[in-house]
RNA sequence: AUUCGAAAAAGGCAAACUUAUCGAAAGAUAAGGACGCAAAAUUACAGACCUAAGGAAUUAAUUCUAUGGUGGCUGAGUUGCCGAA
Numbered sequence: 001a002u003u004c005g006a007a008a009a010a011g012g013c014a015a016a017c018u019u020a021u022c023g024a025a026a027g028a029u030a031a032g033g034a035c036g037c038a039a040a041a042u043u044a045c046a047g048a049c050c051u052a053a054g055g056a057a058u059u060a061a062u063u064c065u066a067u068g069g070u071g072g073c074u075g076a077g078u079u080g081c082c083g084a085a
Base pairs, nucleotide, nucleotide: 002085003084004083005082012037013036017032018031019030020029021028022027035072041078042077043076045075046074047073048070049069050068054065055064056063057062
């Protein structure tokens, strides 16, 4: 440097759920809590998915729309611990 994660060590993150706050919602943040994770670190770039306040169509019902989200949906970029070959 490359590939890999069988065994081991040091550690790390934290799903559901509960409470509080923010938000129109999706969801986010903090605390508790552990289902899992070797990138469950990071970037919405491509795809996918969620929401629809505002806007548009409509008499209305309703429909469409991201400038709002999900990196713990997939691919890709960047960075990185330990060990093995």